[in-house]
RNA sequence: GCAGAGUAGACUGUAUUACGUUAAGUGUCUGGUGAACAGGGAGUUGUCAUCAGAACGAAGAGCCAUGCGGCUCGCGGUUUUAUGGUCGCAUCCCGCUGC
Numbered sequence: 001g002c003a004g005a006g007u008a009g010a011c012u013g014u015a016u017u018a019c020g021u022u023a024a025g026u027g028u029c030u031g032g033u034g035a036a037c038a039g040g041g042a043g044u045u046g047u048c049a050u051c052a053g054a055a056c057g058a059a060g061a062g063c064c065a066u067g068c069g070g071c072u073c074g075c076g077g078u079u080u081u082a083u084g085g086u087c088g089c090a091u092c093c094c095g096c097u098g099c
Stems, first nucleotide, its partner, number of pairs: 001099004009087007018078001019076003028054008039094004060073005
């Protein structure tokens, strides 16, 4: 000098769990606070979490009981867990492996 490896995590398929369907949640925007970002260091206008505010906004149906309620099939950019797949340090310096 050239080539390469590797994390957290993100997205997604399947199965499962729970919640909602009396609308919470999810998603969008603004602001505050905090955290993480490959073995080491630095680290954003990027990412994530959380708080406050704003706008928007949904799929229910059937059966049993007819007292509370229960069950079934759905629905939700909902959730938990397992598993498969894809992507994967913003960036900078050093290090690691091969030549």
Record summary:
THF (Tetrahydrofolate) riboswitch aptamer from a bovine gut metagenome, 99 nucleotides, folded computationally. Its mean pLDDT, the model's own confidence on a scale to 100, is 77. Its Rfam family is "THF (Tetrahydrofolate) riboswitch aptamer". Rfam links the family to the GO term tetrahydrofolate metabolic process. Rfam's curators write: Tetrahydrofolate (THF) riboswitch was first reported for Ames et al. as an RNA motif in 5' untranslated (5'-UTR)regions of folate transport and biosynthesis genes in Firmicutes genomes.